[in-house]
RNA sequence: AUCUUAUCAAGAGCAGGUGGAGGGACUAGCCCGAUGAAACCCGGCAACCGGCGUGAAAGCGCACGGUGCUAAUUCUUGCAGAGACGCGAACGCAUUUGAAUGAGUUAUGGCGCGUUGUCUGACAGAUGAGAG
Numbered sequence: 001a002u003c004u005u006a007u008c009a010a011g012a013g014c015a016g017g018u019g020g021a022g023g024g025a026c027u028a029g030c031c032c033g034a035u036g037a038a039a040c041c042c043g044g045c046a047a048c049c050g051g052c053g054u055g056a057a058a059g060c061g062c063a064c065g066g067u068g069c070u071a072a073u074u075c076u077u078g079c080a081g082a083g084a085c086g087c088g089a090a091c092g093c094a095u096u097u098g099a100a101u102g103a104g105u106u107a108u109g110g111c112g113c114g115u116u117g118u119c120u121g122a123c124a125g126a127u128g129a130g131a132g
Stems, first nucleotide, its partner, number of pairs: 002131007013042001016041003022032003026078001028076002043070003048066003051062004074124001079121004083116006090105002093102004
C1' cells in the first nucleotide's frame, strides 16, 4: 500500500512564540490568508487505545502514557433514490400539401427530462483500534 471495524451536527488560543505564502485531500464551487497561510513549539479540546480508580457486569470517572483534533456539517459538491417545483408527453377526433394546426379527453393520474439553501443511502476522504 491493502483489508476489517467504530466515529465524523458537539468541543478546542478574537493580544501566545518561531515562521514567512499559502491553505481548506481531489473535481467544480465557495471561502480562509500580510489585521499574517503552511509547518514547528507552547496552550487547549476530546476521550479511540493503554494505564489508574470504581463497579458483579455493563458502565462511569481521571486525563498519567500513545495517537488525534483545534474556520466554515467531513465548508458545499461529485453516484443513486425520495420529496418539492418546473417543462414536456400520450390518445382518439377534425383540418390541411404526411407533419403540423385546432379544440377535447386521459387528469387532483402515469411516464420522461430538468432544477434543488430538503431528506436518505452509497462513493470518496479523515481519525482510532485491529489484521497484514